[in-house]
RNA sequence: CUUAAACACUAGGGGUGCGUUAAGCUGAGAGAGGCGGGAGCCUCAACCCUUACACCUGAUCUAGGUAAUGCUAGCGAAGGGAAGUGGACAAUGCCCGGG
Numbered sequence: 001c002u003u004a005a006a007c008a009c010u011a012g013g014g015g016u017g018c019g020u021u022a023a024g025c026u027g028a029g030a031g032a033g034g035c036g037g038g039a040g041c042c043u044c045a046a047c048c049c050u051u052a053c054a055c056c057u058g059a060u061c062u063a064g065g066u067a068a069u070g071c072u073a074g075c076g077a078a079g080g081g082a083a084g085u086g087g088a089c090a091a092u093g094c095c096c097g098g099g
Base pairs, nucleotide, nucleotide: 001093007086008085009084010083011050012049013048014047017025018024031044032043033042034041035040055080056079057078061074062073063072064071
């Protein structure tokens, strides 16, 4: 000179699909309750994520596969997308000087 990570605290973001139903499937997560004629929405819980592999859009997309589905892959170094503090005057790495 460089100056991470795990982890902690506080604050914030997010989805909840397929299956008639059940079994079952994928997943970190598919739960409970309430409202609504319905589509859907709200609250709580769990889980994931916070500068980007949470999640959304493109997308009624493309290829493969399945009983079916964002199930798998592509698209994708795409376009959006929620952060501060401590950890840390530390560690690591690099350079210079001395023994």